A computed fold for a 76-nucleotide RNA from Anaerolinea sp. 4484_236, annotated as transfer RNA.
Model confidence (mean pLDDT): 81 of 100.
The RNAcentral record of the sequence draws on ENA.
RNAcentral records the identical sequence in 2 taxa.
It matches the Rfam family "tRNA". It is annotated as a transfer RNA.

[in-house]
RNA sequence: GGCGAGGUAGCUCAGUUGGCAGAGCGGAGGACUCAUAAGCCUUAGGUCGUGGGUUCAAGUCCCACUCUCGCCACAA
Repeated sequence: GGCGAGGUAGCUCAGUUGGCAGAGCGGAGGACUCAUAAGCCUUAGGUCGUGGGUUCAAGUCCCACUCUCGCCACAA
C1' cells in the first nucleotide's frame, strides 16, 4: 500500500425489511437475615468511532476520515 471484519452503556455483545436504542454482567437503592453472601424487587447510566450526504425519519443506506484485528504484497 491492497482486501476483509469490526468500533453501540463501565465490561462482553444483540439490534430483523430504515420507524420507541436493548440484554447479560457490573454500579446504586430497597426488602429479607442476628449478620454476610446468594437469590428477590426497584433504579441510574448512551455524541451508536468522527464529519458529511440521502430520507418525513438513519445504529441501520451512501461517501470521506479515524482506530482495532486478520490476510496479502512491497521495501529495509